[in-house]
RNA sequence: CAUGUUAAAAGGCAAAACUAGAGAAAUCUAGUGACGCAAAACUAUAGGGCCUGAAAUGGUAGCCAGUUGCACAC
Numbered sequence: 001c002a003u004g005u006u007a008a009a010a011g012g013c014a015a016a017a018c019u020a021g022a023g024a025a026a027u028c029u030a031g032u033g034a035c036g037c038a039a040a041a042c043u044a045u046a047g048g049g050c051c052u053g054a055a056a057u058g059g060u061a062g063c064c065a066g067u068u069g070c071a072c073a074c
Base pairs, nucleotide, nucleotide: 003073004072005071012037013036017032018031019030020029021028022027035062041067042066043065047064048063049060050059051058
């Protein structure tokens, strides 16, 4: 550098639900909480999809994607 994530160890993130707050809603923020995650890190002005709405100009990166990267194996 490339490829892979079977097993073990350490560390990390945190779904649903509940409480409080913001919002027309989707949804978001904080706390509790762990369903899961080897990118569940970052990006919503590269793009597609999806959600809300009469209408995206709103939202979703834990749908795909893009960029960078940890541990271990080889």
This is a predicted structure of a 74-nucleotide RNA (c-di-GMP-I riboswitch aptamer). The coordinates come from a structure-prediction model, not an experiment, and the mean pLDDT is 75.